[in-house]
RNA sequence: UCCGGAUCAGGCGAUGGGGUUCGCCUUGUAACCGCCCUCAGGGCCGAUGACUCCUGCAUGCGA
Numbered sequence: 001u002c003c004g005g006a007u008c009a010g011g012c013g014a015u016g017g018g019g020u021u022c023g024c025c026u027u028g029u030a031a032c033c034g035c036c037c038u039c040a041g042g043g044c045c046g047a048u049g050a051c052u053c054c055u056g057c058a059u060g061c062g063a
Base pairs, nucleotide, nucleotide: 009026010025011024012023013022016054017053018052019051020050021049034044035043036042037041
């Protein structure tokens, strides 16, 4: 110096934060960024990748 492997670090997984876990990305146009219509514009849906806790929001009922 090259090849392979392991570990660590940081980041990402459709709207905020915490814990556990899974997957992905590696110096940057990366990983990632839901669905429908007549696409000007309008509508639906989800705070999670998964499990779980807190908060927020919408709708309904009761006092």